[in-house]
RNA sequence: AGAGUUUGAUCCUGGCUCAGAGCGAACGCUGGCGGCGUGCUUAACACAUGCAAGUCGUGCGGGAAAGGGACUUUCGGGUCCUGAGUAGAGUGGCGCACGGGUGCGUAAGACGCGGGUGACCUAUCCGCGAGGCGGGGAUAACCCUUCGAAAGAGGGGCUAAUACCGGAUGUGCCCACGGGCAGAGAUGCCUGGGGGCAAAGGGUGCUCCUUGAUAGGGGCACGCCCUCGUGGAGGGGCCCACGGCCUAUCAGCUAGUUGGUAAGGUAAUGUCUUACCAAGGCGAAGACGGGUAGCUGGUCUGAGAGGAUGGCCAGCCACACGGGGACUGAGACACGGCCCCGACUCCUACGGGAGGCAGCAGUGGGGAAUAUUGGGCAAUGGGCGCAAGCCUGACCCAGCGACGCCGCGUGGGUGAUGAAGGCCUUCGGGUCGUAAAGCCCUGUCGGGUGGAAAGAACGGGAGUUUGGCGAAUAGCCAAGCUCCGUGACGGUACCACCGAAGGAAGCACCGGCCAAUUCCGUGCCAGCAGCCGCGGUAAGACGGAAGGUGCAAGCGUUGCUCGGAAUCACUGGGCGUAAAGGGUGCGUAGGCGGCCGUGCAAGUCUGGCGUGAAAGCCCCGGGCUCAGCCCGGGAAGUGCGCUCGAAACUGCGCGGCUCGAGUGCCGGAGGGGAGAGUGGAAUUCCUGGUUAGCGGUGAAAUGCGUAGAUAUCACGAGGAAUACCGGUGGCGAAAGCGACUCUCUGGACGGCAACUGACGCUGAGGCACGAAAGCGUGGGGAGCAAACAGGAUUAGAUACCCUGGUAGUCCACGCCGUAAACGAUGGGCACUAGGUGUCGGGGGUAUCCACUCCCUCGGUGCCGCCGCUAACGCAUUAAGUGUCCCGCCUGGGAAGUACGGUCGCAAGAUUAAAACUCAAAGGAAUUGACGGGGGCCCGCACAAGCGGUGGAGCAUGUGGUUCAAUUCGAUGCAACGCGAAGAACCUUACCUGGGUUUGACAUCUGGCGAAUCCCGGUGGAAGCCGGGAGUGCCCGCAAGGGAGCGCCAAGACAGGUGCUGCAUGGCUGUCGUCAGCUCGUGCCGUGAGGUGUUAGGUUAAGUCCUGCAACGAGCGCAACCCCUAUCCGUAGUUGCCCCCGGGUGAGGCCGUGGCACUCUACGGAGACUGCCCGUGUUAAGCGGGAGGAAGGUGGGGACGACGUCAAGUCAUCAUGGCCUUUAUACCCAGGGCUACACACGUGCUACAAUGGGCGGUACAGAGGGAGGCGAGGCCGCGAGGCGGAGCCAAUCCCACAAAACCGCCCUCAGUUCGGAUCGGAGUCUGCAACUCGACUCCGUGAAGCUGGAAUCGCUAGUAAUCGCGGAUCAGCAUGCCGCGGUGAAUACGUUCCCGGGCCUUGUACACACCGCCCGUCACACCAUGGGAGUCGGUUGUACCGGAAGUGAGCGUGCCAACCCGCAAG
Repeated sequence: AGAGUUUGAUCCUGGCUCAGAGCGAACGCUGGCGGCGUGCUUAACACAUGCAAGUCGUGCGGGAAAGGGACUUUCGGGUCCUGAGUAGAGUGGCGCACGGGUGCGUAAGACGCGGGUGACCUAUCCGCGAGGCGGGGAUAACCCUUCGAAAGAGGGGCUAAUACCGGAUGUGCCCACGGGCAGAGAUGCCUGGGGGCAAAGGGUGCUCCUUGAUAGGGGCACGCCCUCGUGGAGGGGCCCACGGCCUAUCAGCUAGUUGGUAAGGUAAUGUCUUACCAAGGCGAAGACGGGUAGCUGGUCUGAGAGGAUGGCCAGCCACACGGGGACUGAGACACGGCCCCGACUCCUACGGGAGGCAGCAGUGGGGAAUAUUGGGCAAUGGGCGCAAGCCUGACCCAGCGACGCCGCGUGGGUGAUGAAGGCCUUCGGGUCGUAAAGCCCUGUCGGGUGGAAAGAACGGGAGUUUGGCGAAUAGCCAAGCUCCGUGACGGUACCACCGAAGGAAGCACCGGCCAAUUCCGUGCCAGCAGCCGCGGUAAGACGGAAGGUGCAAGCGUUGCUCGGAAUCACUGGGCGUAAAGGGUGCGUAGGCGGCCGUGCAAGUCUGGCGUGAAAGCCCCGGGCUCAGCCCGGGAAGUGCGCUCGAAACUGCGCGGCUCGAGUGCCGGAGGGGAGAGUGGAAUUCCUGGUUAGCGGUGAAAUGCGUAGAUAUCACGAGGAAUACCGGUGGCGAAAGCGACUCUCUGGACGGCAACUGACGCUGAGGCACGAAAGCGUGGGGAGCAAACAGGAUUAGAUACCCUGGUAGUCCACGCCGUAAACGAUGGGCACUAGGUGUCGGGGGUAUCCACUCCCUCGGUGCCGCCGCUAACGCAUUAAGUGUCCCGCCUGGGAAGUACGGUCGCAAGAUUAAAACUCAAAGGAAUUGACGGGGGCCCGCACAAGCGGUGGAGCAUGUGGUUCAAUUCGAUGCAACGCGAAGAACCUUACCUGGGUUUGACAUCUGGCGAAUCCCGGUGGAAGCCGGGAGUGCCCGCAAGGGAGCGCCAAGACAGGUGCUGCAUGGCUGUCGUCAGCUCGUGCCGUGAGGUGUUAGGUUAAGUCCUGCAACGAGCGCAACCCCUAUCCGUAGUUGCCCCCGGGUGAGGCCGUGGCACUCUACGGAGACUGCCCGUGUUAAGCGGGAGGAAGGUGGGGACGACGUCAAGUCAUCAUGGCCUUUAUACCCAGGGCUACACACGUGCUACAAUGGGCGGUACAGAGGGAGGCGAGGCCGCGAGGCGGAGCCAAUCCCACAAAACCGCCCUCAGUUCGGAUCGGAGUCUGCAACUCGACUCCGUGAAGCUGGAAUCGCUAGUAAUCGCGGAUCAGCAUGCCGCGGUGAAUACGUUCCCGGGCCUUGUACACACCGCCCGUCACACCAUGGGAGUCGGUUGUACCGGAAGUGAGCGUGCCAACCCGCAAG
């Protein structure tokens, strides 16, 4: 410090998510030790039991018992001593208001910080001043007694005090009054006289008196205690400013309310309370209401600012079962006090009582979850006490919990045959891994044995020193010294020794973010997941394993906080198009504000003082072996208050200025607004004239019209709108404004500089205006026209089109208040290059004038620099640079919706959420793809034309169906006469049946035998069983060994046309022979990317030319290659025949000869827009022409760019993985692949006369042939047979080419067309033609008379038509691959269909239009709203009832001390 995620990619916006730190945690797995911390976050739910506040005999009265001992006894007991002045209780004092707990309530009577109190209190403690004299009457306890189950209560009697009550004294204090001083005042201080107000004693020592006696009394002294004052310390009460939550869908709140006077009350101010008077007080800087919450020091996070939080510790507050109340007291409205009401629990004799763990433990309950019914007062602290001491669940310790933090350990060194084993493997190896073992060491922790602290200072006792009081060597007090003595933790920390590597490692993760990868299993299953996302047969993402990575006595998960998030932006964001400028103006509060001078000092700034508790954080130092932890000191605490100063800026006061703003005068422009009036054009309607259609559309129809329409003319009526001018022009704040005239009226602009003197800008609320539609009332209504009706269109057509037509549109008045109310751009001011147009005004120049040109002010456009922007773009009319003010935004959906409020007659407007859900939603730009977008251009793409298919029969392939099997694959173009260029067996992969198991085939080992051949049995065959013959080659003397082959055996292995073409190679199809596809460098762009490759021409072509921030280059195109067309050269047999000869019916048939020709085959030539004319840009090129066999790539072939279709093929082959192994392998026989209601594709033959039949007669090319082609001849009607010449083939053969041509017949007929089908008879091949071959002959003669919708091929030697050959092959061809013969028609043209190329445009598409995507409905589930209602909570006002208690009044009682009275009273 960032990262992942929107896209094909990019930049931006924006949300979601992650990495960090933290926690009083919980959960999962795991767990050795110690220290220090910490531990009910939930039910302020209910609580058994024990403990948590007492103490003082030096205030007072009284005072046991058990037990022990002695004596005594009537043996029942009694008395005395001791226990003991003890226990327990009482009276009295102090404490119980502290300490401890909890967080309910509380948004302010709280808290924090700083102040105030001249408006106050303060027990105990300290300092100072003064005092403690002298009396009295009661009452608990106790005794007697009554009631009650109990708790408890009553009556009678006795008694004490530091309890209670008079009296005295009064330094003083209090009250009223008088005087003086200070102060603004409240009030304070000083003073005069008057009135009022105190107390308590106990202890010790000495001494005196009395005494039997320290039993009593007096005196002195000491310390304690008490009283009245005063000061302090510490503690508190009250008041004030400021500060810190959410909600405005809470906007108004308030009757003791706000103030005053008087009184009451309090320690004290105060409406705290009461009476009266006044009508105030609070509120947008948020009153009142609602929700939530103890506040703070601090804590967590963060760079900081900030955000979150308030557990432990510390300060404050509040509370103590819920609610209310007072009493006592210095202090309480009182956690372990009281009273009452309530709920709950317990006891009860049913009459009545008792209780309050939010003290420490502990229990139940709730909950994801939180501990021992421990020890001790040794320390610290607290209460009481003179003290000893007692009490203290405060506290100090211990226990439990990895809950957190910190520390330590689980060993160290050495050790390579890199052991075994696991895992992986390309089988070579790699890895776990120096890891282990082994060897050598060490000893922390745990274990054992022994030693052994600090925490302890006190207080107290004894002795002693000094000082004070005193007569005192007594005593007491104070200070000091010596000795004695005190530890829960705990025999703990710590130390030593013994012992032994011996007892001590897990958890998460390994697709990216994010560090760490393989194998197996699984197969969108099981599962994972923080986000993106993994899993559908090779998963680094699931599960396991191995290995690795990260942490480590822990590791992960969950929850929560801050961070990252500049994602609420003060620091530190935005609003043209991403979310976001209010529809517009006027203006209130508020915010902000020109120049000069002067004063003040509120803001601001400087210094000082006080405060900002301690702890914590930070720094320094120190103590536990270190650290955590703890101790000491410092710093900091950015704040607040007081104060000395400064005066630039802001502010405030005063004075001045004119440039901001405004006024005045002059002038012109304008659809600015309102009202009244007046025109002309057009539509419609009415009247009249004329006749047959009009109207409308893509085409029609509805409609109108013979009762007279339309068209046309004339007259009339009525309403609405204002052609031309008219413009990117004008005006207005916006909405908006368009004929003309008049009246009224707003604003802006120019010119002039006379006046005012900052009078300004913005503007939350508010007010006004506000298109269209809509609403109300009343008019008006020509045209137009929602709704509606009809006609069309259509699958439908509640639409688009047509014919009608009502609201409405118009007017008046009143509502509504919205809009893509848009420049999607709030307003003001200032500054920052220009160019050009236009509107209004002014000036200069020029002119006779109008023009022109220059300058300037205001408005309105375009282009464009800097700058800005994510880009697009904006650019003096800013989206630039600044400043002031307002409005608005914070992921998408839900939703501008619901609820509530406000407004409205309504429609609705405005304000405005949440649950739930998604991992995006978006902006701009890029490349593609697409468009029933555009431009340009190609192609048998259409058109033009010829012939077909689709109909028939048959052939063939496919689908489907059937079947034991009909093996498998191919499936739009681009599967379907395709793999098949040959399924009767074989092929063959399928089925049935029979068989084999080291296998039909390969390699290796052992044994036997050579191989091989023949025969028998069985069988359908394969096979199985058996018999016989029989040896070679190489080495070697022999024995024997070896190669090869066969048999047997065992195991490694073979085998698989089993699966995956979505794991692959190779090959192929297709777009497409289309003209495209890219790269290097440079340049442009933040970037994807662009440029080049676009543009202007041109071409079949990214072909070429020109231009150009491009310059070059590559793969494609073309050319180079082959065939063909002309010529030449060379060559001349098997080809040819010009010459000579022979011969025939004819013939290069033969001889001789030749290579001229044809031809064959090799090599050349030729064509290049080269030449001419024209055109074009001087270009490329194009048009025409000449020459030429051939002309603008002459014709044809081979050749297929980057890529696309997860195209096709695991069944050609190869190959990863998976599967199979007496079978999914192998052999064999038979069957099947040939099935057949159907459907489709591709073909053949036809339907006939351009034909068919018969006869005659011509002319090819390219091929094939030795297990072959097979001549002549003979036989057969024929297929063919017999036979065999010739030919390894320019020689011989296949081999007659056919159409054509000539002649004859047929004459339009299901025929002399057509040949299917079937019957019969044959031929050939083959082991074998039943399933299931081809062919021949005879007979049979079916459908079919040119084929619906639709659809295919072809642009020239092409289509059409005719035959011939070949591959495969024993045989089988309508298929396929070739060959030649005959040989057309048409192309105006590119609008349309299909496909394609280039440029451009739009896009929400990018698995890319076979895309994307919207809504209803059905079912299920989730969340939310409404809903007749119903239930609960909370709350306002009024009224009723009303406990305890306090105050007051009245009544009835009690009453010692005091008062009155002689007394009773």